Background
This is a predicted structure of a 378-nucleotide RNA (Bacterial RNase P class A) from a marine sediment metagenome. It matches the Rfam family "Bacterial RNase P class A". Its family is annotated with tRNA processing, dimeric ribonuclease P complex and ribonuclease P activity in the Gene Ontology. It is annotated as a ribozyme. Its mean pLDDT, the model's own confidence on a scale to 100, is 77.

C1' cells in the first nucleotide's frame, strides 16, 4: 500500500414523562353484550443490524380440491453438500481478470424444428471471389540467326484462397516443406472430434491412440429437456353483537280511521300501519389471533466449511391517532481555535457523533450507514 472475514454501533448518573405485565389496596363507573376503564403503591420488561425495500422461501389462517398425472402459465438450470425450504449458504470444477492475497461468472441442449445475424462487405450459412497471386490464349510492342523468344499494358478463358480489404463473426492457428500460384496437399507443435486407460462420489482433470478438421454464432429469441409450483393473505381468520337501522316468520289490533276487493249496507278478506314474540345476517366499538420460538447465550464433540449433535442456562417489546422519549452533568471519539512549553505533551472553548423506528412470526437476499475495534493473508 492492498485483499478477505468478523464484532460493535456511544457509557454512567440525576430530574421529568410514555407504554406493557404482575401483585396489593381503594372505589364500584361505562356498555346491549362480549368486554373495557379510574385512583394510590410496589416490582419488572421496553427497537434494529438493517426494524427499510416487500424481492425470494416457509410457518400460520381461510378458500378451492377424491388421489395422481397431464396441458397451459410461471420459475430454476456446472457438480457435491447444508437447510423446514429457497432463486439462499458452504465447498469444489470449468471460463474470465489480477504480479499476488483474491475477485468475478443466468455455466443444460445449436446434429428435433422455427427464426435472427443490422451497417459494412464479393459473400452471413450456402458456400462465394472485390483488390490480388498464378498458368494459358489473343492483341499491342520490342528483339531476331526469320525457326521463334519476351517485359509492361489491355481483353478472354481458367486455377487459387497465401496476402489486402469489410465485419462482432469469413469453413482451425503458427512454422517448415511443397507448388505455376496456392491449399491439412504433407509434416511438427497447439487447438478440436472419436475411442481407450488412469484419478475423482461428481462437475472434471491427466495420459495414450487415432481422424486432416467435420452442419459458424445467438436459446438474458421462440423452443426442447430435467426439476419445482393450487389461490389469497393478520384488513388472514375466530368470538360477542344493540338501537324508533334494516330483512324474514308467527300472533294480535280497530268503537271512530288509510288502500284494494266481494257486497245494497251491516259485515268478511287481503295489504299498509301499529304492538308483542322468535329467527338468521351484520356496520361501528371491543376481545382473541399476539409472543416458548426451525428461540437466545455458553461449553464440548463431529465437519475444511455452511451446519449438525449433546449438555447446561435464560425468558427477552407487544403498541393500534400507534409507547420505547426529553432536558442536564461527567466521560469517550473526531475536527478546529486559543493558552503554556524548545519539544514529547498539558489545559481551555466551539462544533459534530451516522443510517434509520417493530406492527402476525421466522430463514435469506438487496439497499442505506458517522465512526470504532479485532483477526487472517499478500
Nucleotide at each position: 500500500a492492498g485483499a478477505c472475514g468478523g464484532u460493535c454501533g456511544g457509557a454512567u448518573g440525576g430530574c421529568c414523562g410514555c407504554u406493557c405485565u404482575u401483585c396489593g389496596g381503594c372505589a364500584c363507573g361505562g356498555g346491549a353484550a362480549a368486554c373495557c376503564a379510574g385512583c394510590c403503591g410496589a416490582a419488572g420488561g421496553g427497537a434494529g443490524g438493517a426494524a427499510a425495500g416487500u424481492c425470494c422461501g416457509g410457518g400460520c389462517u381461510c378458500c378451492a380440491c377424491g388421489g395422481a398425472a397431464a396441458c397451459a402459465c410461471g420459475g430454476u438450470g456446472c457438480c457435491g453438500g447444508g437447510u423446514a425450504a429457497c432463486g439462499c449458504c458452504c465447498g469444489g470444477c470449468g471460463g474470465g481478470g489480477g504480479c499476488g492475497a483474491c475477485c468475478u461468472u443466468a455455466g443444460g441442449g445449436a446434429a428435433a424444428g422455427u427464426g435472427c445475424c443490422a451497417c459494412a462487405g464479393a459473400a452471413a450459412g450456402c458456400a462465394a471471389a472485390c483488390c490480388g497471386c498464378c498458368c494459358g490464349g489473343c492483341g499491342c510492342c520490342a528483339c531476331u540467326u526469320c525457326g521463334g523468344u519476351g517485359a509492361c499494358c489491355g481483353c478472354c478463358a481458367g486455377g487459387u484462397a497465401a496476402g489486402g480489404g469489410u465485419g462482432a463473426a469469413a469453413g482451425g492457428g503458427u512454422g517448415c516443406g511443397g507448388u505455376a500460384a496456392g491449399a491439412g496437399c504433407g509434416c511438427a507443435c497447439c487447438g478440436c472430434g472419436u475411442c481407450c486407460c488412469c484419478g475423482g462420489c461428481g462437475a472434471c482433470g491427466g495420459g495414450g491412440a487415432u481422424g486432416g478438421c467435420a452442419g459458424g454464432g445467438c436459446a438474458a429469441a421462440c423452443c426442447c429437456c430435467a426439476c419445482c409450483g393450487g389461490g389469497a393473505g393478520c384488513a388472514a381468520g375466530a368470538c360477542c353483537g344493540a338501537a324508533u337501522a334494516g330483512g324474514g316468520g308467527c300472533g294480535g289490533u280497530a268503537u271512530u280511521u288509510g288502500u284494494g276487493u266481494g257486497u245494497u249496507u251491516u259485515c268478511g278478506c287481503a295489504c299498509c300501519g301499529c304492538c308483542g314474540c322468535c329467527c338468521g345476517g351484520g356496520u361501528g366499538u371491543g376481545u382473541c389471533g399476539c409472543g416458548c420460538g426451525a428461540g437466545g447465550c455458553g461449553u464440548u464433540c463431529g465437519g475444511c466449511a455452511a451446519c449438525g449433535a449433546a449438555c447446561g442456562u435464560c425468558c427477552c417489546a407487544g403498541a393500534u391517532g400507534a409507547a420505547u422519549g426529553g432536558c442536564u452533568a461527567u466521560c469517550c471519539c473526531g475536527u478546529u481555535c486559543c493558552c503554556u512549553g524548545c519539544a514529547u505533551a498539558g489545559g481551555g472553548g466551539a462544533c459534530g457523533g451516522a443510517c434509520a423506528g417493530a406492527a402476525c412470526c421466522c430463514g435469506g437476499c438487496u439497499u442505506a450507514c458517522a465512526g470504532a475495534c479485532c483477526g487472517u493473508c499478500u